Predicted 3D model of a 475-nucleotide part of an RNA (small-subunit ribosomal RNA, 3' major domain) from Clostridiales bacterium S5-A19. The full RNA is in RNAcentral, with records from Greengenes.
[in-house]
Context: one part of a larger RNA
RNA sequence: UGACGGGGACCCGCACAAGCAGCGGAGCAUGUGGUUUAAUUCGAAGCAACGCGAAGAACCUUACCAAGGCUAGACAUUUUAUUGAUCGGUCUAGAGAUAGACCUUUUCUUCGGAACAGUAAAACAGGUGGUGCAUGGUUGUCGUCAGCUCGUGUCGUGAGAUGUUGGGUUAAGUCCCGCAACGAGCGCAACCCUUACCUUUAGUUGCCAGCAUUUCGGAUGGGAACUCUAAAGGGACUGCCGAUGAUAAAUCGGAGGAAGGUGGGGAUGACGUCAAAUCAUCAUGCCCUUUAUGCCUUGGGCUACACACGUGCUACAAUGGUCGGUACAGAGAGCAGCGAGCGAGCGAUCUCAAGCGAAUCUCAAAAAGCCGAUCUCAGUUCGGAUUGUAGGCUGCAACUCGCCUACAUGAAGUCGGAGUUGCUAGUAAUCGCGAAUCAGAAUGUCGCGGUGAAUGCGUUCCCGGGUCUUGUACA
Numbered sequence: 001u002g003a004c005g006g007g008g009a010c011c012c013g014c015a016c017a018a019g020c021a022g023c024g025g026a027g028c029a030u031g032u033g034g035u036u037u038a039a040u041u042c043g044a045a046g047c048a049a050c051g052c053g054a055a056g057a058a059c060c061u062u063a064c065c066a067a068g069g070c071u072a073g074a075c076a077u078u079u080u081a082u083u084g085a086u087c088g089g090u091c092u093a094g095a096g097a098u099a100g101a102c103c104u105u106u107u108c109u110u111c112g113g114a115a116c117a118g119u120a121a122a123a124c125a126g127g128u129g130g131u132g133c134a135u136g137g138u139u140g141u142c143g144u145c146a147g148c149u150c151g152u153g154u155c156g157u158g159a160g161a162u163g164u165u166g167g168g169u170u171a172a173g174u175c176c177c178g179c180a181a182c183g184a185g186c187g188c189a190a191c192c193c194u195u196a197c198c199u200u201u202a203g204u205u206g207c208c209a210g211c212a213u214u215u216c217g218g219a220u221g222g223g224a225a226c227u228c229u230a231a232a233g234g235g236a237c238u239g240c241c242g243a244u245g246a247u248a249a250a251u252c253g254g255a256g257g258a259a260g261g262u263g264g265g266g267a268u269g270a271c272g273u274c275a276a277a278u279c280a281u282c283a284u285g286c287c288c289u290u291u292a293u294g295c296c297u298u299g300g301g302c303u304a305c306a307c308a309c310g311u312g313c314u315a316c317a318a319u320g321g322u323c324g325g326u327a328c329a330g331a332g333a334g335c336a337g338c339g340a341g342c343g344a345g346c347g348a349u350c351u352c353a354a355g356c357g358a359a360u361c362u363c364a365a366a367a368a369g370c371c372g373a374u375c376u377c378a379g380u381u382c383g384g385a386u387u388g389u390a391g392g393c394u395g396c397a398a399c400u401c402g403c404c405u406a407c408a409u410g411a412a413g414u415c416g417g418a419g420u421u422g423c424u425a426g427u428a429a430u431c432g433c434g435a436a437u438c439a440g441a442a443u444g445u446c447g448c449g450g451u452g453a454a455u456g457c458g459u460u461c462c463c464g465g466g467u468c469u470u471g472u473a474c475a
Stems, first nucleotide, its partner, number of pairs: 001475002003472003007469007015459002019423005026314008034305002042053002064300007073124001077123008088103006106115003126289002129287003135283002137278003140274001142272001147186006153162003166177003192266004197234007207223002211221003237260001240254005316416001320375007332363003337356002341352001343350002382413001387408007429451007
């Protein structure tokens, strides 16, 4: 100087407390461990691995296993020799890779050769093989915590100290005052995006107040007001008033205002810590491999199942289930696509097919809600697992191993032990909608809006963090 303390003082955080909803019990989905297996590819491991890499494993993917094949190679550059094809089509054998047969077939040229392709030889290719404890790059975490340092000066024999400590204050090393310090840098804040208000400009595909027409649909004429769209501006700064304070910084209250003290949300992550993660995104040193640890193919596996754990979904019902009627979003996507509408089917869906590369057309029905009817507390008209049958869709192909529909079946489950998680406001809870990936395949992920709470006395305690100080046989 640090680190540590079941030392002290002060401060902060959904850390506790006060509340609300969960998890832990059930069924299922999904990830992991374990076990099994020819293989169940590999990685991730307290927080910070476990709906994680994977924004989507039937084949492919695919790295694993079995079997069948290839050896200058599926891919790159070059040299030498040699041939003239390559491509495309048909047939045969085969699980296919592949092999064979037939048809077709070169271009430029200064005639030396060049381009392209095959064969042979040689430099080499290839490796999701090893090492993340050799590395780059990227990422997680402490933590959006308020810290981490430097120059000059001063003090100390020196390691170092000072500044950065102290008194206030702040979300903040934020600001003020004081001070052997004076300044500066990386962080904080602001600058950026979005949301909440207003103005101007613009008016189609969006809008419709007033006027007219109307098939009653902004449909038509028309309008530029309103909504909205999307560009430019304005607006909030403790600016104003009062109180407290040290006449400061600031804090508390108030006015005006759409918004008030960082308005809400996002992006943004200092010096560093964990030899943290990744050699399987990529790049890369070294090592290993080279008729195989490379490459091609078919089939299988990654989907196994006594069990254990994590994360979710659905429930256990009446604030509910079922049936009928009816209302209101936002944000997105669309041409190998979204697909209106008529018709067929109980339905999944199918047939024909308009419109739309989209403020124009389509997906598209929002759901909870509201108005009625019914059920009357039951393992039930709750719950839907499981299983059977019949179908639909995608796709060469749904057996291993997809999704959906109808009929039948109708399991556990009556609110969950010890314990444990999230959340402070348009939040939790609850309700649907969309997108990426994608031929098909979400209860996951990322977004979007609708309805919309309770509680917060406080900081004694638990956890984590910051500042000062103290002890130490630790570095």